[in-house]
C1' cells in the first nucleotide's frame, strides 16, 4: 500500500412523525412512480400512493350515522 473479515456508525428505499422488522449503499453510492407523448430525447397532459413491511398519530380524499 492493498485484500479479508469482525465490531461500530452513517446514509437509503417516489409527499409527513414515531416505533419495530427487513433489504439495500458505504458517498464516482443505495435512492430520485406510472401512462400518454417523441425515431429517441425533450416540452406538454394524465394517473396511483402518506408504509419497503406492519402499526399508530397527522394531512387529505370518498360514504355512512349522529
Nucleotide at each position: 500500500u492493498c485484500a479479508c473479515a469482525a465490531a461500530g456508525a452513517g446514509g437509503c428505499g417516489a409527499u409527513g412523525g414515531a416505533g419495530c422488522u427487513c433489504g439495500c449503499c458505504u458517498u464516482u453510492a443505495a435512492g430520485c412512480g406510472c401512462c400518454c407523448g417523441u425515431u429517441a430525447a425533450g416540452a406538454g397532459g394524465g394517473c396511483u400512493a402518506a408504509u419497503a413491511g406492519c402499526u399508530c398519530c397527522u394531512a387529505c380524499c370518498a360514504a355512512a350515522a349522529g

This is a predicted structure of a 66-nucleotide RNA (Fluoride riboswitch aptamer (crcB RNA motif)) from Desulfovirgula thermocuniculi DSM 16036. Its Rfam family is "Fluoride riboswitch aptamer (crcB RNA motif)". Its family is annotated with positive regulation of gene expression and response to fluoride in the Gene Ontology. Its mean pLDDT, the model's own confidence on a scale to 100, is 77. Of the family's consensus pairs, 100% are formed in the model.